Small-subunit ribosomal RNA from a metagenome, 1472 nucleotides, folded computationally. The coordinates come from a structure-prediction model, not an experiment, and the mean pLDDT is 83.
[in-house]
RNA sequence: AGAGUUUGAUCCUGGCUCAGGAUGAACGCUAGCGGCAGGCCUAACACAUGCAAGUCGAGGGGUAUGGUAGCAAUACCAGAGACCGGCGCACGGGUGCGUAACGCGUAUGCAACCUACCUAUCACACGAGGAUAGCUCCCGGAAACGGGGAUUAAUACUCGAUGGCGCAUAGAUUACGCAUGUAAUUUAUAGCUAAAGCUGAGGUGGUGAUAGAUGGGCAUGCGUGCCAUUAGCUAGUUGGUGAGGUAACGGCUCGCCAAGGCUACGAUGGCUAGGGGUUCUGCAAGGAAUGUCCCCCACACUGGUACUGAGACACGGACCAGACUCCUACGGGAGGCAGCAGUGAGGAAUAUUGGUCAAUGGGCGCGAGCCUGAACCAGCCAUGCCGCGUGCAGGAUUAAGGCCCUAUGGGUCGUAAACUGCUUUUGAAUGGGAAUAAUGUGAGGCACGUGUGCUUUAUUGCAGGUACCAUUCGAAUAAGGAUCGGCUAACUCCGUGCCAGCAGCCGCGGUAAUACGGAGGAUCCGAGCGUUAUCCGGAUUUAUUAGGUUUAAAGGGUACGUAGGCUGCUAUGUAAGUCAGGGGUGAAAUACACGGGCUUAACCUGUGUGCUGCCCUUGAUACUGCGUGGCUAGAGUUGUUACGGGGCAAGCGGAAUGUGCGGAGUAGCGGUGAAAUGCAUAGAUACCGCACAGAACACCGAUAGCGAAGGCAGCUUGCCAGAUACACACUGACGCUGAGGUACGAAAGCGUGGGUAGCGAACAGGAUUAGAUACCCUGGUAGUCCACGCCGUAAACGAUGGUUACUGGCCCUAUGCAAUAUAUCGUAUGGGGCUGAGCGAAAGCAUUAAGUAACCCACCUGGGGAGUACGGCCGCAAGGCUGAAACUCAAAGGAAUUGACGGGGGCCCGCACAAGCGGAGGAACAUGUGGUUUAAUUCGAUGAUACGCGAGGAACCUUACCCGGGCUUGAAAUGCGCAGGAUGUAGGUAGAGAUAUCUAUUCACUUUUAGUGUCUGCGUGUAGGUGCUGCAUGGUUGUCGUCAGCUCGUGCCGUGAGGUGUCGGGUUAAGUCCCAUAACGAGCGCAACCCCUACCGUUAGUUACCAUCGGGUCAUGCCGGGGACUCUAGCGGGACUGCCGCCGUAAGGUGUGAGGAAGGUGGGGAUGACGUCAAAUCAGCACGGCCCUUACGUCCGGGGCUACACACGUGUUACAAUGGCCGGUACAGAGGGCAGCCACCUGGUGACAGGGCGCGAAUCCCGAAAACCGGUCCAAGUUCGGAUUGGAGUCUGCAACUCGACUCCAUGAAGCUGGAUUCGCUAGUAAUCGCGCAUCAGCCACGGCGCGGUGAAUACGUUCCCGGGCCUUGUACACACCGCCCGUCAAACCAUGGGAGCCGGGGGUGCCUGAAGUCCGUAUCCGCAAGGUUCGGCCUAGGGUAAAACUGGUGACUGGGGUUAAGUCGUAACAA
Repeated sequence: AGAGUUUGAUCCUGGCUCAGGAUGAACGCUAGCGGCAGGCCUAACACAUGCAAGUCGAGGGGUAUGGUAGCAAUACCAGAGACCGGCGCACGGGUGCGUAACGCGUAUGCAACCUACCUAUCACACGAGGAUAGCUCCCGGAAACGGGGAUUAAUACUCGAUGGCGCAUAGAUUACGCAUGUAAUUUAUAGCUAAAGCUGAGGUGGUGAUAGAUGGGCAUGCGUGCCAUUAGCUAGUUGGUGAGGUAACGGCUCGCCAAGGCUACGAUGGCUAGGGGUUCUGCAAGGAAUGUCCCCCACACUGGUACUGAGACACGGACCAGACUCCUACGGGAGGCAGCAGUGAGGAAUAUUGGUCAAUGGGCGCGAGCCUGAACCAGCCAUGCCGCGUGCAGGAUUAAGGCCCUAUGGGUCGUAAACUGCUUUUGAAUGGGAAUAAUGUGAGGCACGUGUGCUUUAUUGCAGGUACCAUUCGAAUAAGGAUCGGCUAACUCCGUGCCAGCAGCCGCGGUAAUACGGAGGAUCCGAGCGUUAUCCGGAUUUAUUAGGUUUAAAGGGUACGUAGGCUGCUAUGUAAGUCAGGGGUGAAAUACACGGGCUUAACCUGUGUGCUGCCCUUGAUACUGCGUGGCUAGAGUUGUUACGGGGCAAGCGGAAUGUGCGGAGUAGCGGUGAAAUGCAUAGAUACCGCACAGAACACCGAUAGCGAAGGCAGCUUGCCAGAUACACACUGACGCUGAGGUACGAAAGCGUGGGUAGCGAACAGGAUUAGAUACCCUGGUAGUCCACGCCGUAAACGAUGGUUACUGGCCCUAUGCAAUAUAUCGUAUGGGGCUGAGCGAAAGCAUUAAGUAACCCACCUGGGGAGUACGGCCGCAAGGCUGAAACUCAAAGGAAUUGACGGGGGCCCGCACAAGCGGAGGAACAUGUGGUUUAAUUCGAUGAUACGCGAGGAACCUUACCCGGGCUUGAAAUGCGCAGGAUGUAGGUAGAGAUAUCUAUUCACUUUUAGUGUCUGCGUGUAGGUGCUGCAUGGUUGUCGUCAGCUCGUGCCGUGAGGUGUCGGGUUAAGUCCCAUAACGAGCGCAACCCCUACCGUUAGUUACCAUCGGGUCAUGCCGGGGACUCUAGCGGGACUGCCGCCGUAAGGUGUGAGGAAGGUGGGGAUGACGUCAAAUCAGCACGGCCCUUACGUCCGGGGCUACACACGUGUUACAAUGGCCGGUACAGAGGGCAGCCACCUGGUGACAGGGCGCGAAUCCCGAAAACCGGUCCAAGUUCGGAUUGGAGUCUGCAACUCGACUCCAUGAAGCUGGAUUCGCUAGUAAUCGCGCAUCAGCCACGGCGCGGUGAAUACGUUCCCGGGCCUUGUACACACCGCCCGUCAAACCAUGGGAGCCGGGGGUGCCUGAAGUCCGUAUCCGCAAGGUUCGGCCUAGGGUAAAACUGGUGACUGGGGUUAAGUCGUAACAA
């Protein structure tokens, strides 16, 4: 110090979350020791038991009891408890209920006060008296306790005396104070008030007064929560006067008088809360907390009250009332742990019914001493902080084992262990053993004198035989927790399979999970580690330091103006703010610095600093404030000028529309995408004339003008208002802003009354549509218009508050002024455009700022819930203003980028359309698929890009499927071990076969009683799997698409994603090329290079060829020969817009140009960029993982893949005369051939069969059809068509039943050109004709792949359909339009509003009642007196009652809201 998270990516805004520190903590796992701290945060809930405040005999009386003496009486000594009296009990200790307050903090004041004990000083203490506890006797009561008689003391009580520097009244003098006044001195008056003794005779105690110290009381300034959805509160209230009361001031209380007092600088009310020093956090400013320790306050079961006292309205005192608990003999009594322990309860949670007064401190006492749950110690608890340890060194075969891997091996746990040496903190044992202790007291001594001081000695320790020290023993007794996807340090295997689970946020898990669970390993901490909760931080995310408001949340609709805030130049005074010096205070502890003490540290402690504050005082005077004087630059006034749809009122005008009347005229008009409703023969529409009505003002007109905004438009008049310019005459800061407030405020709407032509919500009808409560059409009511009154809102927008000042240019414009020469130019106020600096997240803004500054106002703080609910105010209503929460999400947003998309735009291409030719869709059959069926109909392929596809050959085999029969090292491969005989060949038996079994015959090599190879069997390592996953993969393939694209380096632009290049203008089949250019180059694609084909040359010449020569045949290159030709197959040439004309800058285009076999890519093929579709294939092959192992492997027989109501795709044959049939006659290319092609001959109608030459092939063989010639058929379900069926055959093959092809005879179905729709093709193409080949025994081939023969038509053109390319535009899409997304309804859950009511709570008010108690009054009672008793009154706690307000819970029903993979209906928004 930051990080994660919105997006495909980016920048910004903005929230959420994390890393840090902290805690009186709790929980989980774990745990060796010590030191120092801390320990009911909840029920101020209730409490058993014990203890927590007594002490003094040197104030008093004096007993029980004990001792001594005595026989005893008794005497003497000691003397507890209780009692009277004194002091203490108001401290110490606990708690945080109440309290928003002078309670606390801080600073002052008291001239308005008190203070026991203590200190100092002065003075005094005389006399008298009567009681009363106790004791004793009696009585009552269960008890608590009470009553009576007798008697008694005091430092108890009373009276008298004495008093002063006391009090009161009156006066004088001096001094002081802001004032009321105070202090000192003094005079006078009469009046009031004191005392106590004890004694070891030293003292000690008492009374009065003054002063000090200490502690308190009161008053004041400032500071000290939240809510305005709490706006008004107040009757002793505010003040005066008089009195009372108090220690003292005061409405503190009372009488009278006045009517005040507080409040937007927040009164009153409500809710919450003890405050501070400090603590935590933070750089700080701040924020939060207030436990332990210290200070203050409040409280003591709840409420009230006073008494005593120096001090209390009193925690362990009293009285009363109330609730609760306990005792009881039922008549009455007792109690108050928020003291220390402890118990129950509550709770996630917090300790011992311990020891000691040794120390420190407190009370009493002369003192010894007593008391002290204050305190000091110990116990429990890892609750925290700190310290220590669990060993150290060596030791490699880097062992075994675990785990992992690319697995003959390597890595890791890991020098870790074992083992060797060493050490001993801790531990165990034994021994020693503190400081804390000083006083005090006893004894002795000394100095002063019966006591104090000094000194010696003895004695006093809870903790504790503890800390600590020494010796001995022995690595001996001692490690865990969390985490390991990113943030965030740390990775692999197995299991699981959107399950189980994890999770702080983002998010993991649907078969290869570093995210779940386990393991190995690693990381971080370590006697702890994690989790949870809470606080601060990060968060500049409430912004004083230190934020924002055009579009992200946010400028009020506009103006006027109150309070408030801010305010020009100058002089002077003052000194409040401000600044500086000085003083006081800011308790201690805490913090910080430097030291010191515990072995260190934590901890404790000394000194210093600080405590940022407040108060007082002295000074300074720039700025602000205040006072006074002056000025004119701000502001205003005046004069002149000039402007405008500025406002209000009245009048007038024409066009259009509608209606009425008249004319004229005939069949339609109107309306729409197309129609219909509607109007019209009762005469419409269209046309003409006249009349009336209401509303709005064409052209001018604008990028213009005016107005504060809303807004304002025909013309004229009247009234009102305004900004501007010029002049500088006048005033002299009169200014700016503006919370509340007031006024204005479009449209719609509301009220009353008018008006109503056109338009036109609602409504009606017609269309559209799946529907159409819409869009379109025909009508049409409110309304729109006027007057008056409401409403008060708008995307009331420049989404930009107002004012002032400053800061570059260019252009246009409205209205002025000035200069001038009419051009032009300057200047002012307005209205606009462009571009700088600067600003901005960017888009953009840019003198009309969103720049630079100042002042004032308004507003914002994640999205949703919600501008909703409740409350309040306003309104006739509609509604407006103000304005939440629960709950829920991790986003919601802004700008820009790249894509994709658009029923957006531009340009361009393609058999894309169009123009054509031929098909498909109808029929029958073939074939594939779906579906269905089945024991099985094996599997895969499924829009384009599956469906005559994998399959280029399913009768068995194939074959993966089904049924049945077998085998289990297996059908095939291989290593090792053992045993055996060879294997092989021929034949037989059983069986469906696999298989089993029998007979005969039969090996090789070597180093030869044996071994090896091969084979069989057994055993063991292993095999095998067409089982799963194409979404784990390789390889291959389809498609976009043979479309023209896809990128890179450097540079430049941009915060960045990214852009530029690749865009633009042309051109091309092409990102092809040219030009231009912040780009310059380059790569993969395009093109070319390759193959075939079209022409030529050359080389070569058999099996091809045959012109010339020769031979030969019925005939044939048949033969000799030839190398000319064709051809074959090698090498070359040729075509490049090269030439010419025209167009063009160029690239290039064009021409029926030339030449040429071929002309602008000559034709065809091969060739497929970056990528897309998790496209296809685990069944072609390969391969990771998973699964099966007498089976999911393998062998065999049979069946199935060929099923069949149907549906679809692809084909074949047809429907006929451009044809069928018969006969005759021609012409290919490319291929194939020895288990083959087969000439030729013979037989058969034929498939074919029987013979048989040639040929492993430019040699032999397979071989054309359409065409052409002739004949026939004559428009018909036919001499078309051939399905189907019957019969007879041929061939292949172990075998044609399921289930082959072919032949012959017979049979002769549907079908007469095919709906919507749809496919192919642009030239040697379509169409048509046949031929060949692969696979293959044969073949379901009409398929596929090739080959040649014959051989067309058409293209105007690019509007439209489909696909694609480039540029541009919009976007809420990015899984990218097959996208996104809205609302109702249905379902579940959650919180919430209303709600007849019901049940509470706190507070206030009126009335009634009213304890204790103070105060007042009081008798004939008691008392010598003081005084008391009694009775009455005032007031009050409490109780009762009544009506209201506030607030909470609950409530049938009801309203909306939120959330929830796959519900319903539509499709509102995002592309016009």